[in-house]
């Protein structure tokens, strides 16, 4: 994508044609579905006709009656009529339903029947004479509730029974000929046997015997026809024969006897499933799946069995019996069978009306009229399917309103609507109105189809989707929730994926979903796949069956090819054509469709037969190499043990040790002896073998291979399911053997542990003989055989040639065994004459991962176990090869205060600061390994301030706009209240422009809006940290690769450097490195406020010079460079700074700023007071001060630089012990000042190793300063107090030179300051670096990888808890098919015959024949029994 007998969800206008219990072959109420014939027969009610009798009424005559007319009733007779039951005939065996069973001659196809039957129908031939006895109906009596009968009596036939006649009928016998392979058939003769029915409307219809036909059926055969081998053997009437029985008919169909056969790997038997075919769906086809409707065949009719009748049945609406179920009952006994049409219940996701009519078609009966017909024709219900039509058409822009989105401009819905004009399929109403009916009439459908007229756009659109596949996008809501989902997957606050809306796309009276089948799927591969590494070559060989097979010739024609004929039902399919308005649907014609049958032909190929050939194969002769196999014997080295000698304290073992051995003499060493196992060197991608495998030497037996002049056989060949044999190690059995080694085990170590690795011992075993096992990464992960297809180079064994005295060597060829490589192949890796190339033959094997090479079953095994081999369930992957990274307790090279070498610290104490934690009304928030923690904060008493408590305000503390109002207006703002904010309002009191209307500003009110340090740094911008100032990161073109990618960028050197050089399928380029910039150091030069008394310049500010491996030597590929030297203030980047590639960490920051979205709006905004950010059992980080004598105190004395200063720095002088106060000069600063600018330092003195004259915490008192205010909570000063601490565990930090360390000074912030912080400045001024093994971090190359969130990865197993499916299991309980025995209904067949009996015979007794009864065989069913197969369940248990 297509399809469906479908179902479900939402929706639904019409018509035509079809279709409609797929489930419970479950049970059925009710009605109908098979009758008909009076022209076969006897009865026979109603009605009608007719004549007669009687009665009543009536009319007429009037004689008044035995008159007459008419009507009604009754009675019996005749005719007609034909309801109803019965006898009889035909039908009921068709038509209709269903698919349970059946794997079969059931079905399909093609044949056979010389082995058969056939009512009704058609065409022929012959005949139809004469008799007899019954019986239902009916009547009487009678049993029973009923169903149903019983006895007696009457009666008819086309019912029944004899007799006669009879043939081309049947049977038996005989004969000679014809046909046939034969059984046999045909012909002739003789003998015997067998028939009949009548009715009538007088035309006919029937009846009996017989021949043929048509149509129908029975039986037989070839071929075709599902799955399972975890079903391998099955079969006693079984296979065949003879004889008999039986049937319409062949036959073990049945029986007796005889023989021992028959089927099966080409799949018997058993099990499972299933009606089958034409066909249907799909597919390019080959195929695959299916078998509704329609048609053919079969089977069945509640389950099972059986026969009767009949032409036909073992019978759906017949009979008998058994069983289950159900109904009636008077309890004695009876009835029933919708898988016919409707309908009911049940089951189910699910499937219709208890309709009309025999008008048509067809069927049964009848001579016919006609009757019957739930077959059939129609209607009803259902969008269940297919097909057709419609829901309006044209115009219509202000692009209306509304909706939706929005960047607020607009866009879109959208010509869509409105509106104007038009049409009427459909709809409604009215009227007309068929064909279907073969001569008239007669129509269920049906007042239907169809036609006409009228009305009015009127009555008529949904559904699914919109992340990709896949056509179609936005907003809102939701926030890993709710939900979606076919696969991938979506949803954790900006969801094109959920829900809703708008819009869009698809299809459309339908649209989606689900289920199922085919396709795509070359994903079972016949067409048309594979097996080195992805799943897949059997461990190896021999070999039966099978498959395949060399070169000529001949024959025949099985396969093959071809012609003709037959058949392959119809429908269906394809083409042509016709009928319904079209189509669906349907009529006609043609074609296609078979592994089919018969027959004629061809002879290339295959098979067959015959007869040849030599190249495949094999053999003979000669030669050669070899760890090929088996047996026997021999040898030396080594280990170990034993005996003896020498000899003394250790030995052994390991990373280091210990256990062990040893003064009872080890180890070491010498001599002798025993025993077992294995064979150093040679030894080699050397040799041999089928593989496993084979290694001292000699000998015996033996297999294979190679070479070769010649000869022989003549296709004898290749492969090989089942089978058979061989088959490493370990293991098993029996018996030996045991030196060494050595599972298990013991001990010692290691370790957190160490059931291991290491060490000391040591049993099985290893060895031998015999037997078993039968597996390995049994690997070349590559089956065997044959042929073909460039080369090069080794090696082993031959042969020929050349060469030589002989060799070596060389050339050619061949058999093995290696490496490299072309074409080709391959996903790549790779293979490449030893193929994974090109082809052929045969075998084995594979079909996603797991479950699982497992369970069950079977076979094998002593066992261990092996071989064969599933399913449930579960996942969306598992896997191969290669690529780029990352990683490695992989390798190589290199760098860095990374280690090492040093110096000073931290970690211990007290204090300061920050953080965590805890606490709190609040202790605001952020930063959290390196890369948070003296960080944001270059300064929290109020403010800051974001937090808490309480009190106020609501267009607001702040911005903009619009509207209105506004002169005692804006503004200032006293008293009073209040903690303040604020309230209050006395009093004072304006401005600018003007065209004089007003406007601006201000204020008030209202509306828009303001505001937010509220959230999201995982929505963002910007900025920043870090790897890292590490040397890297990329691009263009080219080339290589299917591709990811590679190359360049790798390699050899070199550098601080991807710095440079050389080489190179690369050549170039970019961002980084370096340089350019600033500063310090030297010199020159210019200018000089300032300094200085002046020259002046060691000072300041500029401008220049100088350094480039430039020069020399050595070294190097004489390249880059490196080493040394000279000169120079400075030498190889001179020191320092600024400068930070591509990127990483969803790193940090929404609280610096900006900003999307969300949230809030009398509050999360804003104002105020007070409090908090300063809390304190504790932990960490960064510091300061110390622990003292290289020091502290006291006294004296020397030398800086950077900086700051007007709400400022503040001099001199004076006061105070001091902080400080006073004072005011000078200075916007090279001038004045902080600031005598320093301190370590130096000189002198004291202290004498102590918790001190060290150390200064803590606390008390008294003061000073800032500030509205020092309580929480500031700094400083003086006096007093005088804590811990005596150099710091594990660990850890910084630093390579003007560096570390030590010393002070200044600045920013700032009223003040908790600054010991930070940023700068100078003073004094070291030690050490052997080196790159190790720790950390980094760079390049390479290697492995199952990692890619990238080792902080991935991932294995047990255990714990829960869930699911499954195996085992003491058992328990069902089902199925057989078997043995017992019993055995109905019934056919047989037997018996003492009972009964109308037809015929008869001598009248009886007989023949029949019936019933009894009985035998068979047998449905039932019972008992032991097994087989298969389910369910089961405490417990196994793995998944």
């Nucleotide at each position: 994508g297509g399809a469906u007998g479908a179902a479900c969800g939402c929706u639904g206008g019409c018509g035509g044609c079809g279709u409609g219990c797929u489930u419970a072959a479950c049970a059925c109420a009710u009605g109908c579905a098979a009758g008909u014939c009076g022209a076969a027969c006897g009865u026979g009610g109603a009605g009608c006709a007719u004549a007669a009798u009687a009665a009543a009424g009536u009319u007429c005559c009037a004689u008044c009656g035995a008159g007459u007319u008419c009507u009604u009733u009754a009675u019996g007779g005749u005719g007609u009529g034909g309801a109803a039951a019965g006898u009889g005939g035909c039908g009921a065996a068709c038509g209709g339903g269903u698919g349970a069973g059946u794997a079969a001659c059931a079905c399909g196809u093609a044949g056979g029947u010389g082995a058969c039957c056939u009512g009704c129908c058609c065409c022929g031939g012959a005949g139809c004479g004469g008799g007899g006895g019954a019986u239902a109906a009916c009547c009487a009596c009678u049993a029973g509730a009923a169903a149903u009968g019983g006895u007696g009596g009457c009666u008819a036939a086309u019912a029944c029974c004899g007799c006669a006649u009879g043939g081309u009928u049947c049977u038996a016998c005989a004969g000679a000929g014809a046909a046939g392979g034969g059984a046999u058939u045909c012909c002739u003769g003789u003998a015997g046997a067998u028939a009949a029915a009548a009715c009538u409307g007088a035309g006919g219809u029937g009846c009996u015997c017989u021949g043929g036909g048509a149509g129908g059926g029975g039986c037989c055969u070839g071929c075709g026809c599902u799955c399972g081998a975890u079903u391998a053997g099955c079969u006693a009437g079984u296979u065949g024969g003879u004889g008999g029985g039986g049937u319409a008919a062949a036959a073990g169909c049945c029986c007796a006897c005889c023989a021992a056969g028959g089927c099966a790997a080409u799949g018997a038997u058993c099990g499972a499933u299933a009606g089958u075919u034409g066909g249907u769906c799909u597919g390019a086809g080959a195929g695959g799946a299916c078998g509704a409707c329609c048609a053919g065949c079969c089977a069945c009719a509640c389950g099972g069995g059986a026969a009767c009748u009949g032409a036909g049945a073992c019978a759906c609406g017949g009979u008998c019996c058994c069983g289950a179920c159900u109904c009636c009952u008077a309890c004695g006994g009876g009835g029933g069978g919708c898988a016919g049409c409707a309908g009911u219940g049940a089951g189910g996701a699910a499937u219709a009306u208890u309709g009309c009519a025999c008008a048509a078609u067809g069927g049964g009966g009848g001579g016919a009229a006609c009757c019957c017909u739930g077959a059939u024709g129609c209607a009803g219900c259902a969008a269940c399917g297919c097909c057709g039509c419609g829901u309006g058409g044209a115009g219509g822009a202000u692009g209306a309103a509304g909706g939706u989105c929005c960047u607020u401009g607009g866009a879109u819905u959208g010509u869509a609507a409105a509106c104007u004009c038009c049409u009427u399929u459909u709809c409604u109403g009215u009227g007309g109105g068929a064909a279907g009916a073969g001569a008239a009439a007669g129509g269920a459908c049906g007042g239907u189809a169809c036609c006409a007229c009228a009305g009015g756009a009127a009555u008529a659109a949904g559904u699914c989707a919109c992340g990709g596949c896949u056509a179609a996008c936005u907003a809102c809501g939701u926030g890993c929730c709710a939900g979606c989902a076919g696969c991938c997957g979506c949803g954790g606050u900006a969801a094109c994926a959920c829900g809703u809306a708008g819009g869009u796309g698809g299809c459309a009276a339908g649209c989606g979903u689900u289920a199922u089948c085919c396709g795509g799927a070359a994903u079972u591969a016949c067409u048309g796949g594979g097996c080195g590494u992805a799943a897949a070559g059997g461990g190896c060989a021999c070999g039966c069956a099978g498959g395949c097979g060399g070169c000529g010739a001949u024959a025949a024609a099985a396969g093959u090819c071809u012609g003709a004929c037959g058949u392959g039902a119809a429908a269906g399919c394809u083409c042509c054509u016709g009928g319904c308005u079209u189509a669906a649907c349907u009529g006609g014609g043609a074609g296609a469709g078979g592994u089919c049958g018969u027959u004629g032909g061809a002879a290339a190929c295959u098979a067959u037969a015959u007869g040849g050939c030599u190249u495949g194969a094999g053999g003979a002769g000669a030669u050669g190499a070899g760890a090929g196999g088996g047996g026997u014997g021999c040898g030396g080295a080594a280990u170990u043990c034993c005996g003896g000698g020498u000899g003394u304290a250790g030995u052994g073992g390991u990373g280091g040790a210990a256990u062990g051995c040893u003064u009872a003499g080890a180890u070491a060493u010498c001599c002798g002896g025993g025993g077992g196992a294995a064979c150093a060197c040679c030894a080699g991608u050397g040799g041999c073998g089928a593989a496993a495998g084979c290694g001292g030497c000699a000998u015996c037996c033996u297999g294979g291979c190679a070479u070769u002049a010649u000869c022989c056989u003549g296709a004898c060949g290749c492969u090989g399911a089942u089978g058979u044999g061989c088959g490493a190690a370990a293991g098993c059995g029996u018996g030996g053997g045991u030196a060494g080694c050595g599972a298990a085990c013991g001990g010692g170590a290691u370790u957190a542990g160490a059931u291991a690795c290491c060490c000391c011992g040591g049993u099985a075993g290893u060895c031998c003989a015999c037997g078993c096992u039968g597996u390995a990464a049994a690997c070349g992960a590559u089956g065997a055989a044959u042929a073909c297809u460039a080369g090069g180079u080794g090696u082993a064994g031959g042969u020929g040639g050349u060469g030589u005295c002989a060799a070596a060597g060389c050339c050619a060829u061949u058999u093995g065994u290696g490496c490299c490589a072309a074409a080709g192949c391959a996903a790549a890796c790779g293979c490449g004459a030893u193929a994974a190339g090109u082809a052929u033959u045969c075998c084995g094997c594979c079909u996603g991962g797991g479950g699982a090479g497992u369970a069950c079953g079977g076979c094998c095994g002593c066992a261990a176990g092996g071989c064969u081999a599933a399913a449930a369930c579960u996942c969306a992957a598992a896997g191969g090869a290669a690529u780029u990274g990352a990683c490695g307790g992989g390798g190589g090279c290199c760098c860095g205060c990374a280690c090492a070498a040093g110096c000073a610290g931290c970690g211990g104490a007290g204090c300061g600061u920050g953080u965590g934690g805890u606490u709190u009304a609040a202790u605001u928030c952020g930063a959290u390994g390196c890369a948070a923690c003296g960080c944001g904060a270059a300064g929290a008493a109020c403010c800051u301030u974001a937090c808490c408590u309480g009190g106020g305000u609501u267009u607001g503390a702040c911005a903009u706009g619009u509207a209105u109002g506004u002169a005692g207006u804006a503004g200032u703002g006293a008293a009073g209240g209040g903690a303040a904010a604020c309230u209050g309002g006395a009093a004072c009191g304006a401005u600018u422009c003007u065209u004089c209307g007003g406007a601006a500003a201000g204020c008030a009110u209202a509306c828009a809006c303001a505001g937010g340090u509220g959230c999201u740094g995982c929505a963002u911008g910007g900025c920043u940290g870090u790897c890292g100032u590490c040397a890297g990161c990329u691009c263009g073109u080219g080339u290589c690769g299917u591709g990811a990618g590679a190359u360049g960028u790798u390699g050899g050197g070199u550098u601080a450097a991807g710095u440079c050089c050389c080489g190179c399928a690369a050549c170039g380029a970019g961002c980084g490195c370096a340089a350019c910039c600033c500063u310090c150091g030297u010199c020159g030069u210019u200018a000089g406020u300032u300094a200085u008394a002046c020259g002046u310049g060691u000072c300041u500010a500029g401008c220049g010079a100088g350094a480039c491996u430039g020069c020399c030597g050595g070294u190097a590929c004489c390249a880059a460079g490196c080493c040394g030297g000279a000169g120079g203030a400075a030498g190889g980047u001179g020191g320092g700074g600024a400068u930070g590639a591509c990127g990483u960490c969803a790193a940090g920051u929404c609280a610096g700023c900006a900003u999307g979205g969300c949230c809030u709006u009398u509050a999360c905004a804003u104002c105020c007071a007070g409090g908090g950010c300063u809390a304190c059992a504790c932990a960490c980080a960064c510091g300061c001060u110390a622990c003292a004598a290289u020091g502290g105190g006291u006294a004296g004395u020397a030398c800086a630089a950077u900086g700051g200063g007007c709400a400022g720095c503040g001099a001199a002088g004076g006061g105070g012990c001091g902080a400080c106060c006073u004072g005011a000069a000078g200075c916007g600063a090279a001038u004045c000042u902080c600031a005598u600018c320093a301190a370590a330092g130096c000189u002198a003195u004291u202290c004498g190793u102590a918790g001190u004259u060290c150390g200064g915490a803590u606390u008390g008192c008294a003061g000073g300063c800032u500030g509205c205010a020092a309580c929480u909570c500031g700094c400083c000063u003086g006096c007093a107090u005088g804590a811990a601490g005596c150099c710091g565990g594990a660990g850890u930090u910084g630093c390579u030179a003007g560096u570390a360390a030590a010393c002070g000074c200044a600045g920013g912030u700032c009223a003040g300051c908790c600054a010991u912080a930070c940023u700068g400045c100078g003073u004094u001024g070291a030690a050490u670096a052997c080196g790159u093994u190790c720790c950390c971090g980094g760079g390049c190359c390479u290697u492995g990888u199952a990692c890619a969130c990238a080792c902080c990865g991935c991932c294995c197993g047990u255990c714990a808890c829960g869930u699911c499916a499954u195996g085992g299991a003491a058992g328990u309980u069902g089902g199925u098919a057989a078997c043995a025995c017992c019993u055995g209904a109905a019934g056919u067949c047989g037997g018996u015959g003492a009972c009964c009996u109308a037809a015929c015979c008869a001598a009248a007794u009886g007989g023949a024949a029949g019936g019933a009864a009894c009985u035998g065989c068979c047998u449905a069913g039932g019972g008992u029994g032991g097994g087989a197969c298969u389910g369910a369940u089961g405490a417990c248990u196994g793995g998944g």

A computed fold for a 1440-nucleotide RNA from an uncultured bacterium, annotated as small-subunit ribosomal RNA. The prediction has a mean pLDDT of 82.